[in-house]
Context: one part of a larger RNA
Molecule: large-subunit ribosomal RNA, domain I
Organism: Candidatus Microgenomatia bacterium
């Protein structure tokens, strides 16, 4: 020096653990905000650094409810308090609530810095403090008020223009009240803009996609919606969603790949309100006529009845009827349930250990034998569990009654109305699976008026079928930031969120942003009084403990790796 064994030391694998994560499904539940949010800064504790909490009234205040013995949150203890005159805790409503922030009194390099103005405090006055109020847009409304190069008239004129008065005024600008907006929100939704990478085995139409991204807005759901729909000779009767219809019909460099729809079964169910003829009421303007009071015709505009439809409706002329039912309304009232909580059955002895819940023997309770801790493995220790009650205040589902509102019928048929730069073409486009047809759209023309009009996949025909060009509407649906419950052939500390612990910390980066590592003594600190060596680290006695090769570098202690031993070879 090698090989092997044994002993140690370094390591921190493994095995068991779980406080944390993933994921499912269920049920509630869902928008905050100038009454100042969402998000943060800085302070508040007897010491108070971190993390939670509150906020100069600051680890807290008051009122009502539970609740009943300990309590002044943790990391982590000391001190001093509080509490059966009911504390701490926990529910419900309320005070407070510093500065920043949309931040809005001006200014700003967020959490600062400077003011008016109006009352109070206080000064001899300044000054100081305070409480309050002061941004900007939008509508609605009061209040105040001008003028011109414009517009008329008039006068000068070199005809170009000048000057002067009067309008423009129910007016701009200004001030002044109410009310609204603004900024935030994890998915989800609606609209607007909109990629390429890819696939086509290249690439160009395609295709990836109307996705990703962006940007505007609204809610607790958004958006859709009461047929100018569909259909096929039968009919159906707002939308939205699930299932079929179907990988069908069909589009497609007929490649690649794209893909309905009606119809059936379901889930939910609801249907209304304007404009328009007419009517009446008001007000402005023009025109007649006038006894000067006024009137009459007309046209605009305002209100308010009236009316809303397609076996057309409606005005308008005349008959008739008094009642059914419904409200997605106000008011009151009962109130399911929810935000705190209450009761809740049943076991000993012996053995073994450190401890029993283990074994023996005997017993008991079950509308409860899910579960989880308890010094090992518990129905009967302990919280729970099955079951049964329970709200002063707050919500509040659904009901009940007042009032308030919708709501209906026949015959006539001359005249009227039945949503216009719309429908509809012509060219470019988009959007429906899909060239035309349909819808929606830039540009250019540009209807009809119920003897109308659109639609039935070019187009016309004939037959069917609807009534555009206004509007509103609940549930079935979409999502889960956050809550409760119940679960898991999910993880189990390199795993599971990035994060089990001071985690979006620590660190990096001018920034946008990247972005970690780090879990276990033991049942219980009983965490090692005291003595020895050492300056200390660190050991050695001694003590605790079941165990200290459980000793805080702490469960278990794998390999690489070192070392000290013994053998064997060289």
């Nucleotide at each position: 020096c090698g090989c092997a064994g044994a002993c140690a030391g370094u390591g921190g694998a493994u095995g068991c653990c779980u406080u944390g994560g993933c994921c499912u499904u269920g049920c509630a539940u869902a928008c905050c905000g100038a009454a100042g949010a969402a998000g943060g800064a800085c302070g508040c504790g007897c010491a108070u650094g971190g993390c939670g909490g509150c906020g100069a009234a600051a680890c807290u205040c008051g009122u009502c409810g539970g609740g009943g013995a300990g309590g002044a949150g943790u990391c982590a203890u000391g001190a001093u308090c509080c509490u059966u005159u009911g504390a701490u805790c926990c529910g419900a409503c309320g005070g407070u609530g510093u500065c920043c922030g949309a931040a809005u009194g001006g200014g700003g390099a967020a959490a600062c810095c400077c003011g008016g103005c109006u009352g109070u405090a206080u000064u001899a006055a300044u000054a100081u403090a305070u409480a309050g109020u002061c941004a900007a847009c939008c509508u609605u409304u009061u209040c105040c008020c001008a003028a011109a190069c414009a517009u008329u008239u008039g006068u000068c004129u070199u005809c170009g223009g000048a000057c002067a008065a009067a309008u423009u005024a129910u007016u701009a600008a200004g001030a002044g009240a109410a009310g609204g907006u603004a900024g935030g929100g994890a998915a989800c939704c609606a609209c607007c803009c909109g990629a390429a990478c890819u696939g086509a085995a290249a690439c160009a139409u395609c295709u990836a996609a109307g996705u990703a991204g962006g940007g505007u807005g609204a809610g607790g759901a958004a958006a859709a919606a009461a047929a100018a729909u569909c259909a096929a000779a039968a009919g159906a009767g707002a939308u939205u969603c699930c299932g079929u219809c179907a990988g069908u019909a069909g589009c497609g460099g007929c490649g690649a790949g794209c893909g309905a729809a009606a119809u059936c079964g379901g889930a939910a169910a609801a249907g209304c309100c304007u404009a328009a003829a007419c009517c009446a009421a008001g007000a402005a303007g023009a025109u007649c006529c006038u006894u000067c009071g006024g009137g009459a015709u007309u046209u605009u505009c305002u209100u308010g009845g009236g009316g809303u439809u397609g076996c057309g409706g409606g005005a308008c002329u005349c008959c008739a009827a008094u009642g059914u039912g419904g409200g997605a309304g106000u008011u009151a009232c009962u109130g399911a349930g929810g935000u705190a909580g209450c009761a809740g059955a049943a076991c000993a002895a012996c053995u073994u250990g450190g401890a029993a819940u283990a074994g023996u023997u005997g017993g008991c309770c079950a509308a409860a034998g899910a579960a989880a801790g308890u010094g090992a493995a518990a129905g009967c220790c302990u919280u729970g569990u099955a079951u049964g009650c329970g709200a002063a205040a707050c919500c509040a589902a659904a009901g009940u009654a007042a009032c308030c509102u919708c709501u209906a019928g026949g015959a006539g048929u001359a005249u009227c109305c039945c949503a216009a730069g719309u429908a509809c073409c012509a060219c470019g486009g988009a959007g429906c699976a899909c060239a035309u047809a349909c819808u929606c759209u830039g540009u250019g023309g540009g209807a009809a008026u119920c003897c109308g009009g659109g639609g039935g996949a070019a187009c016309c025909a004939u037959c069917c079928u609807c009534c555009a060009a206004g509007g509103c509407u609940a549930a079935a649906u979409a999502u889960a930031u956050g809550g409760c419950a119940a679960g898991g052939a999910c993880c189990g500390a390199u795993a599971g969120u990035g994060a089990a612990c001071u985690a979006g910390u620590a660190c990096c980066g001018u920034g946008a942003g990247g972005g970690a590592a780090a879990g276990g003594c033991g049942a219980a600190a009983a965490g090692a009084a005291c003595c020895c060596c050492g300056g200390g680290a660190g050991g050695g006695g001694a003590g605790u403990g079941a165990a200290a090769u459980a000793g805080a570098a702490c469960c278990u202690g794998a390999a690489a790796c070192u070392g000290u031993u013994u053998g064997c070879g060289g």